[in-house]
RNA sequence: GGGCCUAUAGUUCAAUGGAUAGAACACUUGGCUUCGGACCAAGCGAUCCAGGUUCGAGUCCUGGUAGGCCCA
Numbered sequence: 001g002g003g004c005c006u007a008u009a010g011u012u013c014a015a016u017g018g019a020u021a022g023a024a025c026a027c028u029u030g031g032c033u034u035c036g037g038a039c040c041a042a043g044c045g046a047u048c049c050a051g052g053u054u055c056g057a058g059u060c061c062u063g064g065u066a067g068g069c070c071c072a
Stems, first nucleotide, its partner, number of pairs: 001071007010025004018055001027043005048064005
C1' cells in the first nucleotide's frame, strides 16, 4: 500500500427492511434469611461516527473511526 471480516446494555450474544431493539449474567431495590449466599419479583441500562436509499434502517449503499486476519 491492497483485500476481507467485525463493531448492539457493564459483559457475552439475539433481532426476515415493519407495532415499544430482546435474553442471560452483572448492577440497584424489594421479598425470603438471625446475617450473608442461593432463590423469587421488579427496575436501570445499548445499535461506533457522518451522510444516503426507503413510507419505514440495528439490518441496504457511501465515506470515516477502532479492532482482527491475509497478501505485498
A computed fold for a 72-nucleotide RNA from a Candidatus Pacearchaeota archaeon, annotated as transfer RNA. Rfam family: tRNA. By type it is a transfer RNA.